[in-house]
RNA sequence: GGGGACAUAGUAUAAAGGUAGUAUGCUGUGUUUGCAUCACAGUGGUAUGAGUUCAAUUCUCAUUGUCUCCA
Numbered sequence: 001g002g003g004g005a006c007a008u009a010g011u012a013u014a015a016a017g018g019u020a021g022u023a024u025g026c027u028g029u030g031u032u033u034g035c036a037u038c039a040c041a042g043u044g045g046u047a048u049g050a051g052u053u054c055a056a057u058u059c060u061c062a063u064u065g066u067c068u069c070c071a
Base pairs, nucleotide, nucleotide: 001070002069003068004067005066006065007064010024011023012022013021018054025043026042027041028040029039030038047063048062049061050060051059
């Protein structure tokens, strides 16, 4: 210098056009003499910027970052 893949909650991972789930974590309540466990409720997220579309995590382009292959 060129090619490819990826970017979603604090963490790990689904959703592949119709307003994002699960597990874990965190907070509260109950249970216990107390802690843990368990039950219930809650919290919290689509890397950035444009475009297409009635509607974008999803499709297109660019940028940024990570990984990887070639030289």